This is a predicted structure of an 84-nucleotide RNA (c-di-GMP-I riboswitch aptamer) from Paenibacillus validus NBRC 15382.
RNA sequence: ACACGACAAGGGCAAAUCUGAUGAAAGUCAGAGACGCAAAGCUAUAGGGACUAAAGUGAUAAACGAUGUCAGCCAGCUGCCGAA
Numbered sequence: 001a002c003a004c005g006a007c008a009a010g011g012g013c014a015a016a017u018c019u020g021a022u023g024a025a026a027g028u029c030a031g032a033g034a035c036g037c038a039a040a041g042c043u044a045u046a047g048g049g050a051c052u053a054a055a056g057u058g059a060u061a062a063a064c065g066a067u068g069u070c071a072g073c074c075a076g077c078u079g080c081c082g083a084a
Stems, first nucleotide, its partner, number of pairs: 004082002012037002017032006035072001041077003047074002049070003056064002
């Protein structure tokens, strides 16, 4: 340095759910709460994938529709510690 990840040290994040706010929705934010996480840090234009469907198209219906979202799906980038 690369890989790897321990009932190590010091710390960190916070799923479901509930309450409030926001949004058309998906979702997001705040508080409570811990299922888990060694990247659960960052990136959604211009990697793949997933969710919603407002405007609009359509016939008013079905259906379509991303300019709206998701990084705790994979991926990319960066990074703390150091037993085997």
Annotation:
It matches the Rfam family "c-di-GMP-I riboswitch aptamer". Rfam describes the family as follows. GEMM was predicted in a large-scale screen for bacterial structured RNA regulatory elements. The prediction has a mean pLDDT of 87.